[in-house]
This is a predicted structure of a 583-nucleotide part of an RNA (large-subunit ribosomal RNA, domain V) from a metagenome.
Its mean pLDDT, the model's own confidence on a scale to 100, is 82.
Context: one part of a larger RNA
RNA sequence: CCAGCAUUUGGACAGAAAGACCCUAUGAAGCUUGACUGUAUCCUGGAAUGGGGUUCGGGCUUUUCUUGCGCAGUCUAGGUGGGAGGCUUUGAAGAUUUCCUUCCGGGGAAAUUGGAGCCGUCAUUGAGAGACCACUCUGGAGAGGCUAGAAUCCUAAUGGUGAUCCUUGAAUCAGGACACUUGACAGUUUCAGGUGGGCAGUUUGUUUGGGGCGAACGCCUCAUAAAAGGUAACUGAGGCGCGCAAAGGUUCCCUCAGUCUGGACGGAAAUCAGACAUUGAGUGUAAAGGCAAAAGGGAGCUUGACUGCAAGACCUACAAGUCAAGCAGGGGCGAAAGCCGGCCUUAGUGAUCCGACGGUGCCGUUUGGAAGGGCCGUCGCUCAACGGAUAAAAGUUACUCUAGGAUAACAGGCUAAUGAUGACCAAGAGUUCAUAUCGACGUCGUCGUUUGGCACCUUGAUGUCGGCUCAUCACAUCCUCCGGCUGUAGUAGGUCGGAAGGGUUGGACUGUUCGUCCAUUAAAGUGGUACGUGAGCUGGGUUCAGAACGUCGUAAGACAGUUCGGUCCAUAUCCGAUGUUGG
Repeated sequence: CCAGCAUUUGGACAGAAAGACCCUAUGAAGCUUGACUGUAUCCUGGAAUGGGGUUCGGGCUUUUCUUGCGCAGUCUAGGUGGGAGGCUUUGAAGAUUUCCUUCCGGGGAAAUUGGAGCCGUCAUUGAGAGACCACUCUGGAGAGGCUAGAAUCCUAAUGGUGAUCCUUGAAUCAGGACACUUGACAGUUUCAGGUGGGCAGUUUGUUUGGGGCGAACGCCUCAUAAAAGGUAACUGAGGCGCGCAAAGGUUCCCUCAGUCUGGACGGAAAUCAGACAUUGAGUGUAAAGGCAAAAGGGAGCUUGACUGCAAGACCUACAAGUCAAGCAGGGGCGAAAGCCGGCCUUAGUGAUCCGACGGUGCCGUUUGGAAGGGCCGUCGCUCAACGGAUAAAAGUUACUCUAGGAUAACAGGCUAAUGAUGACCAAGAGUUCAUAUCGACGUCGUCGUUUGGCACCUUGAUGUCGGCUCAUCACAUCCUCCGGCUGUAGUAGGUCGGAAGGGUUGGACUGUUCGUCCAUUAAAGUGGUACGUGAGCUGGGUUCAGAACGUCGUAAGACAGUUCGGUCCAUAUCCGAUGUUGG
């Protein structure tokens, strides 16, 4: 070195299971509720099924009777018309009793008695007889009819109760008989209003140096932006969701801020005068770009902050957005030339559908109309998640599931802010003296053991803390060994250089690594090895399903809060290693 056998489990990111953690999906499901929209149930009301009697108070209508008082006037004159007579032995005036009404004067009705009269036409009033007749108004009374209602009573069906009887041998089931009770209610059907996680269907945004929490989401200005335009980031600095009838149009006129000098009150600064002053002022508002032929500051007149268009351009995926000469109409200012379709410019915003209002030589279901629609103008969205899924929507899952990996937790990788470690300079400390020792302010490295950053392999799985076992390496050396310097007398030290051969303990507590403590020791080193080592062990911790406490939440549930409990598979194919046999 090769081959065999036996053993071991370090590797084959070994096997097993399309990762359960994490995220994504306009995926799914379970559960919750103050999500949204429905719905069973229940409550309430109307109508139907729905019968009879009595009482009550309504409404309408027919009929009889009655009521009606300003002043004046014999008096309590409802209105209008006819009318000169009417009523009366079929009982007038008067009287008595009872009742109704009253403006307290009276009026009306009934009964008894009485036995022949009573009233009008004529004078006062706008209107003349309740003398008489007809129609009618207001209020009231009686009777009849129709109609809806309330209360109460009755009786069928229905409902309820029964210690009785039968089917039936037992039975508190069921059915029937009987008795009591209820009763036009209940029940049922239907139409509405309410209630309604009891049940159902769904929704519960995106960006994001993983996700969550936070923040943002449209528009304007500047920088980033690399001298055209454009250009990203959870880059930096700021604004907007308006305002103005003048802060618009036009014609004419004017020049600011500040400084200096002078000047009563008057001061640093008020108003006044002069000089200098090119823009440092002002511009409705952020910033930028502009602006003194001013776009800045005034005055006069005004409404172009027009109607119908529009050549041509800018910008641009689309949709949008922007500029615009010129023509027509009818105007404003100006002597005119001319200027004027808002504002120094760039923000001050919202598509479509649906609906509303005004207008309109349009359509209008056989025709004429109408309803309705179209067209023109205007209005209604913090649709702000601002190109707006619906008119209308929150949570939870550790009981969970499916698909995927562009994306987190472990480990590796890159980096080295942080960390560890060294060097330079030397102000100073060290009685004196920077450098025995220490070293500020600063500067330059090294390492890859910390905490991080990035998200590059791995999510059709690379098992995660600690312990046990077994180790192996580095040296920035804890001990042992050899030296230099010393603020080294000796002893004991300090610091630096060389050095990795060997060594580097046993316990108490805690799951602990760590740490504190006890007792030793020459010493009880620092690190790497997938924070070495689970196809070697363990399984105390973390990190499933059960349960509890505290806290949070309305709840389902949640908590780098706590607590009790909780399945660790495997017969080794290859490489490696060890032992042994043979060549």